[in-house]
Notes:
Predicted 3D model of a 520-nucleotide part of an RNA (small-subunit ribosomal RNA, 5' domain) from an uncultured bacterium.
Context: one part of a larger RNA
RNA sequence: GAUGAACGCUGGCGGCGUGCCUAACACAUGCUAGUCGAACGAAGCCAUGGCGGCGGAACUUUUUGGAGGGAAGGCGGCAUGGACUUAGUGGCGGACGGGUGAGUAACGCGUGGGUAACCUGCCCUGUACAGGGGGACAACAGUUGGAAACGACUGCUAAUACCGCAUAAGCCUGCGGGGCCGCAUGGCCCGGCAGGGAAAACUCCGGUGGUACAGGAUGGGCCCGCGUCUGAUUAGCCAGUUGGCGGGGUAACGGCCCACCAAAGCGACGAUCAGUAGCCGGCUUGAGAGAGUGAACGGCCACAUUGGGACUGAGACACGGCCCAAACUCCUACGGGAGGCAGCAGUGGGGAAUAUUGCACAAUGGGGGGAACCCUGAUGCAGCAACGCCGCGUGAGUGAAGAAGUAUCUCGAUAUGUAAAGCUCUAUCAGCAGGGAAGAAAAUGACGGUACCUGACUAAGAAGCACCGGCUAAAUACGUGCCAGCAGCCGCGGUAAUACGUAUGGUACAAGCGUUAUCC
Numbered sequence: 001g002a003u004g005a006a007c008g009c010u011g012g013c014g015g016c017g018u019g020c021c022u023a024a025c026a027c028a029u030g031c032u033a034g035u036c037g038a039a040c041g042a043a044g045c046c047a048u049g050g051c052g053g054c055g056g057a058a059c060u061u062u063u064u065g066g067a068g069g070g071a072a073g074g075c076g077g078c079a080u081g082g083a084c085u086u087a088g089u090g091g092c093g094g095a096c097g098g099g100u101g102a103g104u105a106a107c108g109c110g111u112g113g114g115u116a117a118c119c120u121g122c123c124c125u126g127u128a129c130a131g132g133g134g135g136a137c138a139a140c141a142g143u144u145g146g147a148a149a150c151g152a153c154u155g156c157u158a159a160u161a162c163c164g165c166a167u168a169a170g171c172c173u174g175c176g177g178g179g180c181c182g183c184a185u186g187g188c189c190c191g192g193c194a195g196g197g198a199a200a201a202c203u204c205c206g207g208u209g210g211u212a213c214a215g216g217a218u219g220g221g222c223c224c225g226c227g228u229c230u231g232a233u234u235a236g237c238c239a240g241u242u243g244g245c246g247g248g249g250u251a252a253c254g255g256c257c258c259a260c261c262a263a264a265g266c267g268a269c270g271a272u273c274a275g276u277a278g279c280c281g282g283c284u285u286g287a288g289a290g291a292g293u294g295a296a297c298g299g300c301c302a303c304a305u306u307g308g309g310a311c312u313g314a315g316a317c318a319c320g321g322c323c324c325a326a327a328c329u330c331c332u333a334c335g336g337g338a339g340g341c342a343g344c345a346g347u348g349g350g351g352a353a354u355a356u357u358g359c360a361c362a363a364u365g366g367g368g369g370g371a372a373c374c375c376u377g378a379u380g381c382a383g384c385a386a387c388g389c390c391g392c393g394u395g396a397g398u399g400a401a402g403a404a405g406u407a408u409c410u411c412g413a414u415a416u417g418u419a420a421a422g423c424u425c426u427a428u429c430a431g432c433a434g435g436g437a438a439g440a441a442a443a444u445g446a447c448g449g450u451a452c453c454u455g456a457c458u459a460a461g462a463a464g465c466a467c468c469g470g471c472u473a474a475a476u477a478c479g480u481g482c483c484a485g486c487a488g489c490c491g492c493g494g495u496a497a498u499a500c501g502u503a504u505g506g507u508a509c510a511a512g513c514g515u516u517a518u519c520c
């Protein structure tokens, strides 16, 4: 000098930041990923139209009984239209965003290259196409099992769901030819032959989508050089081990996997083993070289109760998806089921120690949608904490009877001390009243009646802490008497202690000051 700090005493305001470093311990409760009706069938709702039956008014008739007549009204189902809700099919998104650092000494990270060994949804550009069919399964209805979770059977149905057929410039596979080139495997271009494979429609008529291929962009996969902690009181290690040939697998190279063959490969330039650890941009310190560190912010990696596995998908071996095993917790009708805060709050526990079960999608960004809009504990804000940095204030001027009090005293006085009081001012901050934003492009503001401005008002509401032997700025008195105690080092204390305790005075810093811990 520094800190994600803690502890002691103290504490006025604001701005900007930061806030479980320990138990990757266990978690009550709420929220954290949905959206699309312009893909689809259905159920519900409203309006209109016409139909059916119910209902029976005005009116007509006449012998008082009735008969005819058919309005209003409401009911049922049908058609059309409309905005919306619900579960379901389907599409896109749940691989982003958010958290944590357990593991990892590794191509994990950093840096520089390679891919003649690769993929890439949404987005952009271009080319070509979209013809004609089919069968289901949910929802729903019925029956039925179970305490529940959740099913089972039968029947009906739609689609941008699913499956054939046709078409194929370009595409893929195989065979073979020519030209150019390279760095070995080979790469690029142009012909030929054979085989193979696509699609989906909706519409508010403006559009939005679909299929194939090529290119781009973005994002990723893989490989290599170099660098990346400690221990030799760890010296030998390794059998898919090292290489080849052939295959399988993958988007792709490769013992990645497999059969066969060879017997290699690594190691004092530290293999193997053990310990520790996420890495970096950075941060702290230092004149630098360096040393330490990896909180917050940004990039990469790894993980999601523990271990394993795949499915779907452009992308995962997937935090808020699935399956299995294990531990734990919960429900149960004992047959069986449910769960995963290292998301945001919050609880218990651990600890010296670390916050609210807040507001809003107004902004920025993300997902879905043509849009309106919906969702978003990302994010924006607010709350708590002197945890840090920065700024401001706690008044200014004048004021000697050098007041009183207190301390010391040689009893004369000296110090506190212009300090106070008194007088004259000012109003930053806080408080009161009024006005009141920007942030938002037409509308839309959580923050928030906030920031800010104005006015009135009172010196009122706002100073502590450590030290005073030397290092080291700052001394006297009393108490104590090797006791009580102090102490970073030297060392103080045994009767005049500037070193202990208190008082007065002083010194330093100041809303902080000291102590402890750690680093340079």
Stems, first nucleotide, its partner, number of pairs: 001519003005516005012392006018385002020350001025348003029345003034092003039089002042086003045082005051076002054073001059068003099303003108228008118220002123216007131165001133163002140155006171196005177190005201208002229275003236266002241263004246258003278300004282293004305326005328339004356382001358381003364378001365376004395425004405416004429461001432455004439447001464509001466507003469490003475504005485492002